[in-house]
A computed fold for a 71-nucleotide RNA from Caproiciproducens galactitolivorans, annotated as transfer RNA.
Model confidence (mean pLDDT): 82 of 100.

C1' cells in the first nucleotide's frame, strides 16, 4: 500500500430503515440459621465525524481500534 471481515450495557451475542433486547456480571429485594444456589426487580450501550431520509445499529463516504488474505 490493496482487498476483505468486525467495532452495540462491564464480559458474550442477536437485530437486514420504525421507541436497541438476552445471558452472565453488578447492585437491591425475597427465600436461608449462615453461605451457595433458586426467584423477582433495578441499572447500564449502537467506536468517531458528515450525507441520504418524515425517521438510520442498519444504507453512502471519511477516520480510528483490531483481525486476516495479497504485494
Nucleotide at each position: 500500500g490493496c482487498g476483505g471481515a468486525a467495532g452495540u450495557g462491564g464480559u458474550u451475542c442477536a437485530a437486514u430503515g420504525g421507541u436497541a433486547g438476552a445471558a452472565c456480571a453488578u447492585c437491591a429485594g425475597c427465600u436461608u440459621c449462615c453461605c451457595a444456589a433458586g426467584c423477582u426487580g433495578a441499572u447500564g450501550a449502537c467506536g468517531g465525524g458528515g450525507g441520504u431520509u418524515c425517521g438510520a445499529u442498519u444504507c453512502c463516504c471519511c477516520u480510528c481500534u483490531c483481525c486476516c488474505g495479497c504485494u
Lineage of the source: Bacteria > Bacillati > Bacillota > Clostridia > Caproiciproducens.
Its Rfam family is "tRNA". Rfam's curators write: Transfer RNA (tRNA) molecules are approximately 80 nucleotides in length.